Parts: sequence; C1' cells; structure tokens
RNA sequence: CUGGUUCUUCGGGGCAGGGUGAAAUUCCCGACCGGCGGUAAGGGUUAUACCAAGUCCGCGACCCGCAAGCGUGCGGUGGAUCUAGUGAGAAUCUAGAGCCGACAGUUACAGUCUGGAUGGGAGAAGGAUCAG
Repeated sequence: CUGGUUCUUCGGGGCAGGGUGAAAUUCCCGACCGGCGGUAAGGGUUAUACCAAGUCCGCGACCCGCAAGCGUGCGGUGGAUCUAGUGAGAAUCUAGAGCCGACAGUUACAGUCUGGAUGGGAGAAGGAUCAG
C1' cells in the first nucleotide's frame, strides 16, 4: 500500500413577501433547497496532489414482490435539459432559458409543514486484527 473480518464516530437542505378564501407555508404570484460514490475539454500546480454535476453513470431513502419466526437477504419499481456559441469533439466549457423532487396526514391539492423517523441509509473518517 491492497484485500478480508470487526469496532467506534459521523452521515439532508428549503416558502421571505403577497393574493383568494370560512379554511391553504398544500391553490395563485413569487421565494427557497439540492444526500452519497464515480466521471467531467473546466479550475489549480513547474508537475503531482486537490477542487468542480439535483437534471451524465450508478447508489440511497420511500414503495412493491419473494424468502425468512425476528434480524435480514434477493429481485423489481423509481424524477428531471434544452437552445445558442466555441471547438476535431460538448453530458462536461461560456451564455441564456427551462425542468425535477417517495409515502401517509391536513378545516383545500405539499420538494419546503406534521408523521413513520431518537428509525433506516448510500457512504465518509479513524481504530483493532488477519492475509498478501
């Protein structure tokens, strides 16, 4: 340094202001937010290191099915980007304009409120131990 086992800790943000109404942070105008790993013609360095994506690839939460007494395992479902420019090449750079967001609840329909959840979790950091 790489791999296995194991332990500990960490591990999600957001409706300001206004309209209608008996009632809405749920509708309308408008505002705001962006988990994890990878990649990225960008940034950075003498060169590495390092940094850079909600909407490029994949994963997680939620939901469904099967197995299992429980823990859990396996499988499935599951959202969203265009236009112009530059260029050999654009998912990636520049400019502009868009779009998306589980389930249940609610005196009205919720990405943002409440709840399952003091849960789960992709994974991150560190320790122990074994092997190479």